Transfer RNA from a bacterium, 77 nucleotides, folded computationally.
[in-house]
């Protein structure tokens, strides 16, 4: 340099054709339970959906551009 994929909670990840209120396990809180821990149950908090823009009445979702990661190809005096 070029193609292709990713990139949404602290960590792993769904998110289907552009409209429900952006979810789920784990983790974290706080209460129940216990002598206490664990486990179990209940509740809660935590998102600018990677940045800028654009299309639209409406964008995590479509379109450009740019950063990161990743894979693979090309170049390499």
């Nucleotide at each position: 340099g070029g193609g292709c994929c990713g990139u949404u909670a602290g960590c792993u990840c769904a998110g289907u054709u552009g409209g429900c209120u952006a979810g789920a396990g784990c983790g974290c809180c706080a209460c129940a339970u216990u002598c206490g821990c664990a486990u179990u149950g209940u509740g809660g908090a935590g998102g600018u959906c990677g940045c800028c823009g654009a299309u639209u009445c409406g964008a995590a979702u479509u379109c450009g551009g740019c950063a990161c990661g990743g894979u693979c190809c090309a170049c390499c005096a």
It matches the Rfam family "tRNA". Rfam links the family to the GO term triplet codon-amino acid adaptor activity. About the family: Transfer RNA (tRNA) molecules are approximately 80 nucleotides in length. Rfam classes the family as a transfer RNA.
The RNAcentral record of the sequence draws on ENA.